c-di-GMP-I riboswitch aptamer from a soil metagenome, 75 nucleotides, folded computationally.
The RNAcentral record of the sequence draws on MGnify.
The prediction has a mean pLDDT of 86.
Of the family's consensus pairs, 95% are formed in the model.
Its Rfam family is "c-di-GMP-I riboswitch aptamer". About the family: GEMM was predicted in a large-scale screen for bacterial structured RNA regulatory elements.
RNA sequence: GAUAACGGCAAACCAGUCGUGAGGCUGGGACGCAAAGCCACGGGUCAGGCAUAGCCUGACAGCCGGGUUACCGAA
Numbered sequence: 001g002a003u004a005a006c007g008g009c010a011a012a013c014c015a016g017u018c019g020u021g022a023g024g025c026u027g028g029g030a031c032g033c034a035a036a037g038c039c040a041c042g043g044g045u046c047a048g049g050c051a052u053a054g055c056c057u058g059a060c061a062g063c064c065g066g067g068u069u070a071c072c073g074a075a
Base pairs, nucleotide, nucleotide: 001072008033009032013028014027015026016025017024018023031062037068038067039066041065042064043063044060045059046058047057048056049055050054
């Protein structure tokens, strides 16, 4: 970061499966994505629990920052 190239990822939904749940995984499927690769560090949202101005334990990286690694490349 260009209406360039080789390629990549995969929302909703459906099936199977795991979880109390948020959600995860596998297959199908493409709404989109230039980090929609990775990391829960700050904020946020969501779930469960509790002795509820809140705290604890989890989930989301496709909510926003931050960190980190990486493909291609014209002017």